[in-house]
RNA sequence: GACUCCGUAGCUCAGCCGGAUAGAGCACCGGUUUCCUAAACCGGGGGUCGCAGGUUCGAAUCCUGCCGGGGUCGCCA
Numbered sequence: 001g002a003c004u005c006c007g008u009a010g011c012u013c014a015g016c017c018g019g020a021u022a023g024a025g026c027a028c029c030g031g032u033u034u035c036c037u038a039a040a041c042c043g044g045g046g047g048u049c050g051c052a053g054g055u056u057c058g059a060a061u062c063c064u065g066c067c068g069g070g071g072u073c074g075c076c077a
Base pairs, nucleotide, nucleotide: 001073002072003071004070005069006068007067010026011025012024013023019057028044029043030042031041032040050066051065052064053063054062
């Protein structure tokens, strides 16, 4: 350099043949319970969906470029 896969909450991921308020588990915060802690149960906060453009009435989802990571192949002038 070419091809290919991935990037969504603090972490692990789902959603990705376009559709209405972006989700789950764990973690975190508050409460109930307990002598206390843990567990259990109830509630809550947290996201410009890697970045920038484009298409569209509408984009996490489609297209283009770029950035980062993994893999395969090539180059060694």
Molecule: transfer RNA
Organism: Hyphomonadaceae bacterium